[in-house]
Context: one part of a larger RNA
RNA sequence: UAUGCUUGUCUUAAAGAUUAAGCCAUACACCUGUAAGUACCCACAGCCGGUACAGUGAAACUGCGAAUGGCUCAUUAAAUCAGUUAUGGUUCCUUUGAUCGCACCAUCUGCUACUUACAUAACUGUGGUAAUUCUAGAGCUAAUACAUACCAACAAGCACUGACCUCCUGGGAUGCGCGCAGUUAUCAGACCAAGACCAAUUCGGGCUCGCCCGGUCGCUUUGGUGACCUAAGAUAACCUCAGGCCGAUUGCAUGCCCCAGUGAUGGCGACGAUGCAUUCGGAUGUCUGACCUAUCAACCUUUGAUGGUACUUUCCAUGCCUACGAUGGUGGCCACGGGUAACAGUGAAUCAUGGUUCGAUUCAACAGAGGGAGCCUUAGAAACAGCUACCACAUUGAAGGAAGGCAGCAGGCAUGCAAAUUACCCACUCCCGACUCGGGGAUGCAGUGACGAAAAAUAACAAUACAGGAUGCUUUCGAGGGUCUGUUAUUGGAAUGAGUACACUUUAAAGCCUUUAACGAGGAUACAGUGGAGGGCAAGUCUGGCGCCAGCAGCCAUGGUAAUUCCUGCUCCAAUAGUGUAUAUU
Numbered sequence: 001u002a003u004g005c006u007u008g009u010c011u012u013a014a015a016g017a018u019u020a021a022g023c024c025a026u027a028c029a030c031c032u033g034u035a036a037g038u039a040c041c042c043a044c045a046g047c048c049g050g051u052a053c054a055g056u057g058a059a060a061c062u063g064c065g066a067a068u069g070g071c072u073c074a075u076u077a078a079a080u081c082a083g084u085u086a087u088g089g090u091u092c093c094u095u096u097g098a099u100c101g102c103a104c105c106a107u108c109u110g111c112u113a114c115u116u117a118c119a120u121a122a123c124u125g126u127g128g129u130a131a132u133u134c135u136a137g138a139g140c141u142a143a144u145a146c147a148u149a150c151c152a153a154c155a156a157g158c159a160c161u162g163a164c165c166u167c168c169u170g171g172g173a174u175g176c177g178c179g180c181a182g183u184u185a186u187c188a189g190a191c192c193a194a195g196a197c198c199a200a201u202u203c204g205g206g207c208u209c210g211c212c213c214g215g216u217c218g219c220u221u222u223g224g225u226g227a228c229c230u231a232a233g234a235u236a237a238c239c240u241c242a243g244g245c246c247g248a249u250u251g252c253a254u255g256c257c258c259c260a261g262u263g264a265u266g267g268c269g270a271c272g273a274u275g276c277a278u279u280c281g282g283a284u285g286u287c288u289g290a291c292c293u294a295u296c297a298a299c300c301u302u303u304g305a306u307g308g309u310a311c312u313u314u315c316c317a318u319g320c321c322u323a324c325g326a327u328g329g330u331g332g333c334c335a336c337g338g339g340u341a342a343c344a345g346u347g348a349a350u351c352a353u354g355g356u357u358c359g360a361u362u363c364a365a366c367a368g369a370g371g372g373a374g375c376c377u378u379a380g381a382a383a384c385a386g387c388u389a390c391c392a393c394a395u396u397g398a399a400g401g402a403a404g405g406c407a408g409c410a411g412g413c414a415u416g417c418a419a420a421u422u423a424c425c426c427a428c429u430c431c432c433g434a435c436u437c438g439g440g441g442a443u444g445c446a447g448u449g450a451c452g453a454a455a456a457a458u459a460a461c462a463a464u465a466c467a468g469g470a471u472g473c474u475u476u477c478g479a480g481g482g483u484c485u486g487u488u489a490u491u492g493g494a495a496u497g498a499g500u501a502c503a504c505u506u507u508a509a510a511g512c513c514u515u516u517a518a519c520g521a522g523g524a525u526a527c528a529g530u531g532g533a534g535g536g537c538a539a540g541u542c543u544g545g546c547g548c549c550a551g552c553a554g555c556c557a558u559g560g561u562a563a564u565u566c567c568u569g570c571u572c573c574a575a576u577a578g579u580g581u582a583u584a585u586u
Stems, first nucleotide, its partner, number of pairs: 001582005009455001011453002015448001022413003026410001028408001032063001037061002043056002062434001071368002081289003085285003090282002096277002099273001112248001116147001123139002126136003157178002160175001164171002179245002182238006202215005223230001247271001249270004255265001257263001258261001291339003298330003305327002308324003345363001347358004370391002373388003393404001395402002421446001424444001429442001430440003461492003465487005473480002499519002501516001503515001530574004534556002540570001542569001544567002551558001
């Protein structure tokens, strides 16, 4: 684990893994709305209007989620996985922190910057098909959808350029470029010590005034790491029309200033934006670690095997791929191959120590959604309650077509030794969403449930009667008293919950438990069963039956007419609401 017999209470609780990752009818399991993107549904209910828009709000556009969760264990043996480190070799929706006048802008016939353009759904109406969550044509109308594009700040500074002026010390009009992100190239990103030479500065000495000797100064700026081609910086350019950012968005309050205007300025938010950091992670590496097998000893390398150089690809690293040239790499310390009724780990059973066996299964990883493959969208998928083929199944049709994937939750068939309800709910725990509000077969709650585990009824007491023991009193025996234990279908009242049940509680609503009125026990028939009684091994040499037959018996034995063992009756023993049997394992 399965199964036999039995079963009163109470708590807890596993549960279609093993065989078929076999097949599935039906229903459900992923949706979502704030004051704050878009409302003209008379769909509502209102009034109060100076009528642009008040309120609730279906539908739909837009945004986000749907890559989590749940299920299963088929594959998989240095693979997954565990511990350990690394990313100075990378990506990251969200959260949080910073950033969002740093640049755009020549001129002009001219002019949206108090705000621009084209559409489309819902809606209205006309339709098609046997059929689907199929859709066509026509007519409207929105945006934080899809597009386009200014004003302001705003004037300097720095590189080049260098017309001209010039006392050769210099001055300088004009022109062009300069934001962040991205691409290419270059520079610097420093720091030990000394000498020589050249030029300039300055001091001292010598002097043949040609110069020679000695000394001094040569100053400005650099973060971090064990380590960068790092951070930050500079220079020259480019900057993709399938364009990268630089707010034409929205709610609530309405204040302050003046030159009183179609003026200027202003609070708290919402949503959004590029790069940087942060967080949640992800993705790749490093080191060490695995069951059986030699009736597997050599294996890899044409077609990448091992390393080098360069490209492609990639988010990055890399034979990942391609080209070129090289000839390497692993192995008796068991490579390579085969098997596994192999997902790995935390763990479980057994155990003095040491070991042996198990681990499909609730936690955290990997993998997979009938089998393979390919792909779209996305921050994230090689996604399956997404799409496209093929293979295998299989539904439906008016035969032209159409639709499908329960190893989600229930449920069915099949398979088997082998496994539950087509129940209720978002109240708890949490998750998702535009969200205090919605959703969730995640989860929770009942039902089935002797997988297993904890507690624990089936009687207790007394008197009488009977039996027995110890003690010690009456001088001993006998008899009696008190005392202890047991027995009795003798008697007695006391106690109690199994059950029935008003009510409270419980709970999302119930139910159970816990409380609790009222009922509820004498053969207290409200009746405990399962296995055994030769040994191992606790307990009969009692009764009847059978007669090496029937049977029992794990093993040894038993049974042939006096069976301690079979079939019965009685009695007894073991553990006990449980207890046999089979199997696996220690």
RNAcentral holds the full RNA, with entries from SILVA. Small-subunit ribosomal RNA, 5' domain from Ambystoma mexicanum, 586 nucleotides, folded computationally. Rfam family: Eukaryotic small subunit ribosomal RNA. Clan: SSU clan.